[in-house]
RNA sequence: AAAGUGGAGAGUUUGAUCCUGGCUCAGAACGAACGCUGGCGGCGUGCUUAACACAUGCAAGUCGAGCGAGAAAGGUCUCUUCGGAGACUGAGUAAAGCGGCGGACGGGUGAGUAACACGUGAGUAACGUGCCCUUCAGUGGGGGAUAACUACUAGAAAUGGUAGCUAAUACCGCAUGAGACCACGGAGUCUUCGGACACAGGGGUCAAAGUCUUCGGACGCUGAAGGAUCGGCUCGCGGUCCAUUAGGUAGUUGGUAGGGUAACGGCCUACCAAGCCAGAGAUGGAUAGCUGGUCUGAGAGGAUGAUCAGCCACACUGGGACUGAGACACGGCCCAGACUCCUACGGGAGGCAGCAGUGGGGAAUCUUGCGCAAUGGGCGAAAGCCUGACGCAGCAACGCCGCGUGUGUGAUGAAGGUUUUCGGAUCGUAAAGCACUGUCAGGAGGGAAGAAUUUUUGACGGUACCUCCAAAGGAAGCACCGGCUAACUCCGUGCCAGCAGCCGCGGUAAUACGGAGGGUGCAAGCGUUGUUCGGAAUCAUUGGGCGUAAAGCGCGCGCAGGCGGUUUUCCAAGUCUGAUGUGAAAGCCCGGGGCUCAACCUCGGAACUGCAUUGGAAACUGGAUGACUUGAGUAUGAGAGGGGUUUGUGGAAUUCCUGGUGUAGGGGUGAAAUCCGUAGAGAUCAGGAGGAACACCGGUGGCGAAGGCGACAAACUGGAUCAUUACUGACGCUGAGGCGCGAAAGCGUGGGGAGCAAACAGGAUUAGAUACCCUGGUAGUCCACGCCGUAAACGAUGUUCACUAGUUGCUGGCUCCAUGGUUUGAGUCGGUGACGCAGCUAACGCAUUAAGUGAACCGCCUGGGGAGUACGGCCGCAAGGUUAAAACUCAAAGGAAUUGACGGGGGCCCGCACAAGCGGUGGAGCAUGUGGUUUAAUUCGAAGCAACGCGAAGAACCUUACCCACACUUGACAUCCUUCGAACACUCGGUAAUGCGAGUGGUGCCCUUCGGGGAACGGAGUGACAGGUGCUGCAUGGCUGUCGUCAGCUCGUGUCGUGAGAUGUUCGGUUAAGUCCGGCAACGAGCGCAACCCUUGUCCUUAGUUGCUACCAGUUCGGCUGGGCACUCUAGGGAGACUGCCGAUGUAAGUCGGAGGAAGGUGGGGAUGACGUCAAGUCCUCAUGGCCCUUAUGUGUGGGGCUACACACGUGCUACAAUGGUCGGUACAAAGGGCAGCGAAGCCGCGAGGUGGAGCCAAUCCCAAAAAGCCGGCCUCAGUUCGGAUUGCAGUCUGCAACUCGACUGCAUGAAGGCGGAAUCGCUAGUAAUCGCGGAUCAGCAUGCCGCGGUGAAUACGUUCCCGGGCCUUGUACACACCGCCCGUCACACCAUGGGAGUCGUUUGCUCCAGAAGUCGGUCACCUAACCUUUUAGGAAGGAGCCGCCGAAGGAGUGAACGGUGACUGGGGUGAAGUCGUAACAAGGUAGCCGUAGGGGAACCUGCGGCUGGAUCACCUCCUUU
Repeated sequence: AAAGUGGAGAGUUUGAUCCUGGCUCAGAACGAACGCUGGCGGCGUGCUUAACACAUGCAAGUCGAGCGAGAAAGGUCUCUUCGGAGACUGAGUAAAGCGGCGGACGGGUGAGUAACACGUGAGUAACGUGCCCUUCAGUGGGGGAUAACUACUAGAAAUGGUAGCUAAUACCGCAUGAGACCACGGAGUCUUCGGACACAGGGGUCAAAGUCUUCGGACGCUGAAGGAUCGGCUCGCGGUCCAUUAGGUAGUUGGUAGGGUAACGGCCUACCAAGCCAGAGAUGGAUAGCUGGUCUGAGAGGAUGAUCAGCCACACUGGGACUGAGACACGGCCCAGACUCCUACGGGAGGCAGCAGUGGGGAAUCUUGCGCAAUGGGCGAAAGCCUGACGCAGCAACGCCGCGUGUGUGAUGAAGGUUUUCGGAUCGUAAAGCACUGUCAGGAGGGAAGAAUUUUUGACGGUACCUCCAAAGGAAGCACCGGCUAACUCCGUGCCAGCAGCCGCGGUAAUACGGAGGGUGCAAGCGUUGUUCGGAAUCAUUGGGCGUAAAGCGCGCGCAGGCGGUUUUCCAAGUCUGAUGUGAAAGCCCGGGGCUCAACCUCGGAACUGCAUUGGAAACUGGAUGACUUGAGUAUGAGAGGGGUUUGUGGAAUUCCUGGUGUAGGGGUGAAAUCCGUAGAGAUCAGGAGGAACACCGGUGGCGAAGGCGACAAACUGGAUCAUUACUGACGCUGAGGCGCGAAAGCGUGGGGAGCAAACAGGAUUAGAUACCCUGGUAGUCCACGCCGUAAACGAUGUUCACUAGUUGCUGGCUCCAUGGUUUGAGUCGGUGACGCAGCUAACGCAUUAAGUGAACCGCCUGGGGAGUACGGCCGCAAGGUUAAAACUCAAAGGAAUUGACGGGGGCCCGCACAAGCGGUGGAGCAUGUGGUUUAAUUCGAAGCAACGCGAAGAACCUUACCCACACUUGACAUCCUUCGAACACUCGGUAAUGCGAGUGGUGCCCUUCGGGGAACGGAGUGACAGGUGCUGCAUGGCUGUCGUCAGCUCGUGUCGUGAGAUGUUCGGUUAAGUCCGGCAACGAGCGCAACCCUUGUCCUUAGUUGCUACCAGUUCGGCUGGGCACUCUAGGGAGACUGCCGAUGUAAGUCGGAGGAAGGUGGGGAUGACGUCAAGUCCUCAUGGCCCUUAUGUGUGGGGCUACACACGUGCUACAAUGGUCGGUACAAAGGGCAGCGAAGCCGCGAGGUGGAGCCAAUCCCAAAAAGCCGGCCUCAGUUCGGAUUGCAGUCUGCAACUCGACUGCAUGAAGGCGGAAUCGCUAGUAAUCGCGGAUCAGCAUGCCGCGGUGAAUACGUUCCCGGGCCUUGUACACACCGCCCGUCACACCAUGGGAGUCGUUUGCUCCAGAAGUCGGUCACCUAACCUUUUAGGAAGGAGCCGCCGAAGGAGUGAACGGUGACUGGGGUGAAGUCGUAACAAGGUAGCCGUAGGGGAACCUGCGGCUGGAUCACCUCCUUU
């Protein structure tokens, strides 16, 4: 110097966020088990299950110094008939018996037990106690038996029976009595007057045993007192669950008397009384040995009760007593039962929950070991004997602790493995190599302590330990590596196989499966499983909540209970404090010590937070007492009110009836119909009947506890409020149970019934329509009485009290001042709204009417589903209500807010979106593409818009990727190597062709030392490799489509919000536009818009050939030629348009109108495509990862196919005709193309075309004719002089080649088609429509595509609707985002569960029957040694037997509870792709939901009442600001 040193979170609900909330993980622990692995030692631990059954051995004996009796084998000796006999010894031994003590301890187990069983603290004046200690007093003298033993005898045995003999510390009298006990009894003390306590006295009863001896004594024995120890009994307090167990109890509670016990006591009996226990949980049921402790936890707690220690209970199951100091007795007895064994069938024996061990059960738990050496126990005087207690050893990594499996050095970073971007990286100083060391294991030698004791005595054990020896030699695994959670790559697999604690991985590039390499963690272990605590503040005392997440009883009254204003005095129960006793030891903790350390052991301390007794304090709580008035209440006065109950009265309206007028409709709907009406409706007028409800006033106005209450009047009646003073004096608040009230619907009985209206019927709607709509219509709605007892019974907010900024309405009182004279203002008390600060809240929101800050009491919640269900109880006539689970299943369910998306939500706006127009498509024929089908192949891709005249700007071969056949194999193509030859050209054979085979010619370029070498090219060979239009566009790049040329998409800083996010970007205007302006917690910026670019429209300028030609000249009459460059044109440069000007309007931006101008508000057109979406398209343009093929999925060749054809669709062409057709004549373009080309003129051909070849590398020549148009003729409404398909014949052209399969020409043929159903497309001006021309591709082949010009319209009121889009806002259960989500029946599979005729079992109550053993009682005619006597015997006393009470198992009957099973049946849950619908989420297309009732395949529908947790529009009211 100490014993008080300590508290971590994460994953998972969402597109994202915050919260709520569950699930899961990381930690520690274990009597564990399982998997893989396993070197040594120490210390511990080891049937948690069948308290299941047990073979075998052992676990309790001992004493000869209590007693009688007493062997045998063996040995020695003697005798012998050699068969044997005897003596001594063995030996007073063994074994047995009588007697004593001990077998009640020690050891085992946890079945039972919820109990004074245990723990703790008390009590016993209500008790016992052998052995032990102390003290006092004794131990005299007798008697009769009996086992053993002997004989006989029963029995298989166990076990006996009869007769006889014998001893004792065995048994029995007598004597003695210090004393004890019993009754009697005298005086004393105390007294609650009942008695209690202690002390004299005489009387009665009661003892004993000896043995040994060294003769000293020792050990015993008897009576008594005390102690110690160990027990019995009693009491306070403490520790499980279920109320779906609420009443239990007749010896029950108490008393009196008696019995019984060691002792109190209903412990037992008789009698008397009627008590006793219970919501602070009796009784019943379930479970359980209790504690010290152990595990966990910061603690408080929670869980647990192995080993060790204390207590209890039990000993095959049940009952019982005996003996004894002690038992109702684990290794004793009796009885009953089950089981096992023996048996001669008559009868017997047994009890491992002692130690080992066996079987069985089980995931699972050891040796039939050694020793009494130590510690302890029993007996004995002792030696000693006994001791499976105990000490040791064995087995088991079962646990804790310690040690080792080497150490240093060593880079060619070896080999090898893995990987790779092919460079490398990594295993890795790791290995090898070199140098060391010797722990453990092994061998050899020595060798303890543990022994207490002078001698003897060690199971462990030749063990621990020490020394020496040899050798790196014999000694490392397991799990994990997606996140949580430390640790990453390759291969294989391909939603398979598998993994998984949660989230989740796996469908061809898996760090998640399996293997490998590498890594991480722990290590003789490592993981898994199970269980407990922790994290979990997730039952919250410490330490939670209840408006919307789960959660306030529908509302009140009120017993118990809880809590309670100010003050005086007292008490001291709570409270605080001191002391004393106790709180076992061990353990935990602290400080020492011992094993080499540690685990372990040991000593001392601290602690044990508790209980009891006692002393003190008096603030607070409590109790008692006296007072007070502010809480509460009472009286008096006043006004307000749909508060309640009853009775009566009233008018409007609906319906019905009667009558009048009157005529054809009425009614109803989105539109209709059913329905009513010519038998007179509806309409209208008058009269009457009847029931229900009370317009206006009427109002976030009033009243009531809530439900609820509305015409008027009366009667009765409850409550609140205000004001004044007076009175009582804490009388208060809350309120489990309890009692009462309680909308609508519903039920019962009796009325009533106008309207409305579940059910029902009909009509519609619809795919259907058990609905929404319509026409009818019954219960019901109304009244009286009685039930029901529930609602979104809501403010989703329990009641009461106090405190905490304000502003402003409404309502009921009162006061004051002023008059504004019955109103305004100020104030105050009560109620009821709106807004708002602080504060609170997850947010929304609440905010003096709190969801703020506190106090009191009650109720309720603890993930979602199953389920407010089942069973049971209670209530109800029923419907049903109330109370209220579990199995099973999921990893979520949920609240608020955010961003989107969506809405058959809203507002604003735009677009050929609609409308207004023009022309088409859909019908025909053909062309072309697609689907489908076919095929050897009909190659592949594209799939709503945004695939389908698309890739393909052109498939006869080629293309070509497909099919068939034939060939080639370093290859058709690239690089490298070897070798030969230049290359190359030509010829021949053969073939369908390629391939294949043979031959001839030819020698080049560069360098050269002339040998040769090199480059390009070709042939052959070898292997690396080539090649692939093979797969994956869901591995990719690039490119493209689409929303969409829509006006949007974002960022920085700041600010707001816990956050996702918001703000900016919203708002008011404006624009084509997030275009601009104004305002604003925003200020700026970026990508988009616009502009810059191209083209076109006007003008100017520059330049004039191939263009142009006004003017001059020539002319073949053609700008042809020479001039010319003005114009046109060409192509360079400029100008021009900017809301610039004017007017109007507006703050501005801007808008409208006007002028000028070629053009006016972006002039027209084009190019230009933000952030992103669609896993959009493309691996077959190209590129590319991975996979696949390699004499083939590569390459070549011939032929075929891509061109097929019952059919369907898309896109086009041509038409159906007269605004036309046809014939003849005639006019005017633009933009292009041309050398393997365009090709003129001329000639031939009816024509396609042929011939021809001028000119042109093009503003020069050619294609090239523009056509519609215009002029003229014919046709006259018809399948035609429309239309041209189809087919026949004959040709032309291209091309190796037009059969499959080209285009064109001529003649002939002359199909459908007469303007097209539902539906649908394009277009807003030089547009639509219409007309022709050119180009790309291309040998040839457009009705397609891309361009060009000619002619040239109509219409737009407008934004209600359809479609698409933009902005703001709103709702949402959507987020894969409405092609979303999602409900219920039905069908199938599986799972658990309720009911169920029953059936089986377990436990238990009650009533009986019967009654073993046994105690007790009675009797005892039978029996009996001790004692007595008057002795053939009797007595006393005892007993067998018998009887009685009680009494276990058993039996019968009747209940209760629990569990198993059960045909069938009910709902529930779960399950990638089943059926029917569409209920809910948006106004979800009929707003939804709650209660109730009816109906329906189903979700559901309808009626009545309620709620907003309903969207939208309008109105009203209120608040704030101006």
The RNA shown here (small-subunit ribosomal RNA) has 1522 nucleotides and comes from a bacterium. Model confidence (mean pLDDT): 85 of 100. It matches the Rfam family "Bacterial small subunit ribosomal RNA".